[in-house]
Context: one part of a larger RNA
RNA sequence: CUGGGCGUAAAGAGUGCGUAGGCUGUUUUGUAAGUCUCAGGUGAAAUCUAUCAGCUCAACUGAUAAACUGCUUGAGAUACUGCAGAACUUGAGGGCAGGAGAGGAGAGUGGAAUUCCCGGUGUAGCGGUGAAAUGCGUAGGAUAUCGGGAGGAACACCAGUGGCGAAGGCGACUCUCUGGACUGUCCCUGACGCUGUGGCACGAAAGCUAGGGGAGCAAACAGGAUUAGAUACCCUGGUAGUCCUAGCCGUAAACGAUGGAUGCUUGGUGUAGGAGGUUAUACCUUCUGUGCCGAAGCUAACGCGUUAAGCAUCCCGCCUGGGAACUACGGCCGCAAGGUUAAAACUC
Numbered sequence: 001c002u003g004g005g006c007g008u009a010a011a012g013a014g015u016g017c018g019u020a021g022g023c024u025g026u027u028u029u030g031u032a033a034g035u036c037u038c039a040g041g042u043g044a045a046a047u048c049u050a051u052c053a054g055c056u057c058a059a060c061u062g063a064u065a066a067a068c069u070g071c072u073u074g075a076g077a078u079a080c081u082g083c084a085g086a087a088c089u090u091g092a093g094g095g096c097a098g099g100a101g102a103g104g105a106g107a108g109u110g111g112a113a114u115u116c117c118c119g120g121u122g123u124a125g126c127g128g129u130g131a132a133a134u135g136c137g138u139a140g141g142a143u144a145u146c147g148g149g150a151g152g153a154a155c156a157c158c159a160g161u162g163g164c165g166a167a168g169g170c171g172a173c174u175c176u177c178u179g180g181a182c183u184g185u186c187c188c189u190g191a192c193g194c195u196g197u198g199g200c201a202c203g204a205a206a207g208c209u210a211g212g213g214g215a216g217c218a219a220a221c222a223g224g225a226u227u228a229g230a231u232a233c234c235c236u237g238g239u240a241g242u243c244c245u246a247g248c249c250g251u252a253a254a255c256g257a258u259g260g261a262u263g264c265u266u267g268g269u270g271u272a273g274g275a276g277g278u279u280a281u282a283c284c285u286u287c288u289g290u291g292c293c294g295a296a297g298c299u300a301a302c303g304c305g306u307u308a309a310g311c312a313u314c315c316c317g318c319c320u321g322g323g324a325a326c327u328a329c330g331g332c333c334g335c336a337a338g339g340u341u342a343a344a345a346c347u348c
Stems, first nucleotide, its partner, number of pairs: 003320004007302002012316001014202004021195003025088007033081002035077008049065006091192001092189003095185004103178007110155001115150007125136002163170002207248006216242002221237004259315006267293011297304002321348003330341004
């Protein structure tokens, strides 16, 4: 010496479930496979290394020793790992008792607003902009206003670096079905655990297929402006789409740009949900989440800092100069769009 890394420099898979594999709590008994010690056998010769010697030296050659780091047999050791047995309760799971929540699915209901239709009042404008125009409106009467009706979509206030969910994500109200987390008890099981190549499932928006639906908004498109031009920004319209049902797609700055699990390492201050004490609604203690500031420490710095990017262990994924290249070819998947896996020549 026997790589170094992954918040922002290249690098954490979008997320979970889980197969193989890897790793695995405390005590004890046995065994002796791994491991360690000793001894025997073997490990051809040459080569290599050391010393000595022979050619006048050297290369070369010879002799002796060492070495051949290995394999095998026997005897022994038993701390650690393995295997077998017994036991334990702290990890994990379960029971019982509670409260919280936009967690998911289905069905139903509600009010405000926009648009459209019908009727009343009413008359010449409305709308729009930086300013305008296109556009809408005069006996088929707009805008405004009052009453009635239709339909679709979204749920103001509450609303909070508040809550829930693995992530994507979830926000009116009621009912039904249903998942998870948290707290208390310390009642039960007794290591049943962690991670997870492959695999499977979920996965915003846009897009696709079929059938519905269509109020508002609005890619494309048309017109009006602006401008040197204006395939834009602004305005008037407007179709896919946005919505529902069934099925595909499988990607995002899918971000905390930070994989998961466990243990350890000063504190302060908010906030959400519990429990205990004192009870007074104050306050104190404690558990789980969610923010801010910060000891030690870390970091190239910024910053991170018990929700770590600190100190450690286990498992997985990934990186290895820039471009070519989130590409080509091939494979797999897809109706397609495309996705995934993924180079090289050449060039700096």
Predicted 3D model of a 348-nucleotide part of an RNA (small-subunit ribosomal RNA, central domain) from Thermodesulfobium narugense. Taxonomically the source falls in Thermodesulfobium (Bacteria, Thermodesulfobiota, Thermodesulfobiia, Thermodesulfobiales). Its Rfam family is "Bacterial small subunit ribosomal RNA".